[in-house]
Molecule: transfer RNA
Organism: Nocardiopsis xinjiangensis YIM 90004
RNA sequence: GCCCCGAUAGGCCAAGGGCAGAGCCGGUGAGCUCAAAACUCAUACAGUGUGGGUUCGAAUCCCACUCGGGGCA
Numbered sequence: 001g002c003c004c005c006g007a008u009a010g011g012c013c014a015a016g017g018g019c020a021g022a023g024c025c026g027g028u029g030a031g032c033u034c035a036a037a038a039c040u041c042a043u044a045c046a047g048u049g050u051g052g053g054u055u056c057g058a059a060u061c062c063c064a065c066u067c068g069g070g071g072c073a
Base pairs, nucleotide, nucleotide: 001072002071003070004069005068006067007066010025011024012023018056027043028042029041030040031039049065050064051063052062053061
């Protein structure tokens, strides 16, 4: 220098154009307990790496860039 993959909540990770985004762990509150743990119930937290573009509509498609990983030279 070129090519490929990835970036979504505190953490891990779904959704591949159409309800402002699912789940697990963690957090908070409650139940249960002598008290905890475990278990159960409820609940808060993301507008999707950044900037543009396409579209009625973008996490999703296109362009550039940033960061991380891999390959080739």